[in-house]
Description:
This is a predicted structure of a 143-nucleotide RNA (FMN riboswitch aptamer (RFN element)) from Metabacillus arenae. Its Rfam family is "FMN riboswitch aptamer (RFN element)". Gene Ontology term of the family: FMN binding. The sequence is in RNAcentral, with records from Rfam. NCBI's taxonomy places the organism under Bacteria, Bacillati, Bacilli, Bacillaceae, Metabacillus.
RNA sequence: AGAAUCCUUCGGGGCUGGGUGAAACUCCCGACCGGCGGUGAUGAAGCGUAAAACGUUUCUUAGUCCGUGACCCGUUUUUUUAAACGGUGGAUCUGGUGAGAUUCCGGGGCCGACAGUGAAAGUCUGGAUGGGAGAAGGAUCAA
Repeated sequence: AGAAUCCUUCGGGGCUGGGUGAAACUCCCGACCGGCGGUGAUGAAGCGUAAAACGUUUCUUAGUCCGUGACCCGUUUUUUUAAACGGUGGAUCUGGUGAGAUUCCGGGGCCGACAGUGAAAGUCUGGAUGGGAGAAGGAUCAA
């Protein structure tokens, strides 16, 4: 360094302003938020070099690219308030630099499960002290 089995811990953020109204964190103005893995020309550090350039190693950079989780639907199975498998599942343009950018820099957009509610919800309440993509550490086995 590695196929496999198991254990422990961790594992989601956001309307305090204004308007209308009998009533709105749900409408309108305005504000705010961005799970996990991958990619990646960003940023930082170490090493080589007298130094720079350059090379190399490590860490780091996407809500809207490629996948994926929660939710929802279906099928199967006597683990049936479960498990496995399958399905569904939102949104980006433009200018710049450059050999190369939907990731960098400037600008403007757009998107956001289900149920509930005095009134329509990404932000409130609830299923959920749940589940979870996965992350870190450890044990066993094997060489």